[in-house]
Molecule: transfer RNA
Organism: Candidatus Omnitrophota bacterium
RNA sequence: GGGCCAUUAGCUCAGCUGGUAGAGCAGGACACUCUUAAUGUCAAGGUCGUUGGUUCGACUCCAACAUGGCUCA
Numbered sequence: 001g002g003g004c005c006a007u008u009a010g011c012u013c014a015g016c017u018g019g020u021a022g023a024g025c026a027g028g029a030c031a032c033u034c035u036u037a038a039u040g041u042c043a044a045g046g047u048c049g050u051u052g053g054u055u056c057g058a059c060u061c062c063a064a065c066a067u068g069g070c071u072c073a
Stems, first nucleotide, its partner, number of pairs: 001072007010025004019056001028042004049065005
């Protein structure tokens, strides 16, 4: 330098053929308990890596860039 893959909540990951984003864990509150743990309930937490483009509408399609990984030379 070329090719490919990944980037979504604090962490690990879903998200179908474009229709307005979810789970588990962690953290918080409450219930239960003499107390803790365990268990249960509830709420919160996201500019979907960045910038543009296409579209009525983009996590999703296209381009460039950034970061990480694999690979070829």